[in-house]
Context: one part of a larger RNA
Molecule: large-subunit ribosomal RNA, domain IV
Organism: Alphaproteobacteria bacterium
RNA sequence: CCACAUUUAAGGAACUCGGCAAAAUACCUCCGUAAGUUCGCGAGAAGGAGGCCCGGUUGGCACGCAAGUGUUGGCUGGGGGCACAAACCAGGGGGUGGCGACUGUUUACUAAAAACACAGGGCUCUGCGAAGUCGUAAGACGACGUAUAGGGUCUGACGCCUGCCCGGUGCCGGAAGGUUAAAAGGAGAUGUGCAAGCAUUGAAUUGAAGCCCCGGUAAACGGCGGCCGUAACUAUAACGGUCCUAAGGUAGCGAAAUUCCUUGUCGGGUAAGUUCCGACCUGCACGAAUGGCGUAACGACUUCCCCACUGUCUCCAGGGCGGACUCA
Numbered sequence: 001c002c003a004c005a006u007u008u009a010a011g012g013a014a015c016u017c018g019g020c021a022a023a024a025u026a027c028c029u030c031c032g033u034a035a036g037u038u039c040g041c042g043a044g045a046a047g048g049a050g051g052c053c054c055g056g057u058u059g060g061c062a063c064g065c066a067a068g069u070g071u072u073g074g075c076u077g078g079g080g081g082c083a084c085a086a087a088c089c090a091g092g093g094g095g096u097g098g099c100g101a102c103u104g105u106u107u108a109c110u111a112a113a114a115a116c117a118c119a120g121g122g123c124u125c126u127g128c129g130a131a132g133u134c135g136u137a138a139g140a141c142g143a144c145g146u147a148u149a150g151g152g153u154c155u156g157a158c159g160c161c162u163g164c165c166c167g168g169u170g171c172c173g174g175a176a177g178g179u180u181a182a183a184a185g186g187a188g189a190u191g192u193g194c195a196a197g198c199a200u201u202g203a204a205u206u207g208a209a210g211c212c213c214c215g216g217u218a219a220a221c222g223g224c225g226g227c228c229g230u231a232a233c234u235a236u237a238a239c240g241g242u243c244c245u246a247a248g249g250u251a252g253c254g255a256a257a258u259u260c261c262u263u264g265u266c267g268g269g270u271a272a273g274u275u276c277c278g279a280c281c282u283g284c285a286c287g288a289a290u291g292g293c294g295u296a297a298c299g300a301c302u303u304c305c306c307c308a309c310u311g312u313c314u315c316c317a318g319g320g321c322g323g324a325c326u327c328a
Stems, first nucleotide, its partner, number of pairs: 001323002004320001006318002010314002014312001019309001027051005036041001038157001052079012080084001092307004097302002099299002104116002120155007132141003158294004163224003168221002170217005177212003183206002188201005225243005252286001253283001264280005
């Protein structure tokens, strides 16, 4: 010096990105237990008391004829120790936000999560030789199932909800018209021949789906404005004008896992707070199943605060064990 354990005055997170690590808590019985809540929970909430040994007294139960023996309670007196769940073993707790409902699953060997899944919800396809998938095919799965079924896709318990736009793209429906292939058709034309003919070419016209076209459809892909003026202080603009659009963002939320300016401003917490919580709304660039906003319970998730506790620290130190090291 390193590793592993261990102790430490006073202070007690001042350490640090962060209480990381360590300490503390820990068992049983009794008392007691808040907000919130989907009434299940929260909850071992929190917070307390007792626990060893020897007596006294008073009940219950079992067995016994009885004496009594065994067992289990109540009340009460005393004893010893530093320490009585005496070692080992053995929850730290509380409050507030974010995200995800939950139990689960995952990057075998740097990520366990807010990611995936999930029950629930929606849309859509599929009438059975189903759709879909594999295969050139036969055939197989789907399924020895039959729309309360099966496939695809999005969302993700529950509660309250889910606004406007079909112009573009997609999908579905329509078939009047336009366009449109092969094919049919054959007016004509050309070559050749004396001719019959043979050969080549060929206009109208008749020809599907598709596209154009006409509608529908957003829990389909997606989208959801600008400028100017106006109220008897000022400020602001319920109101008006105008341009553009398919339609101009509704409810709810909002400096947010989203806010650039920004450590926004105000309030709270601290002596002091770029974090945190509550508000405001000027949303650079939230917003409604690429779901919006809430939410009890849950979480080796994440933010902030408090109590307890401590060598994390002020500020290091001692002893122990094993190495390294030095000498032999």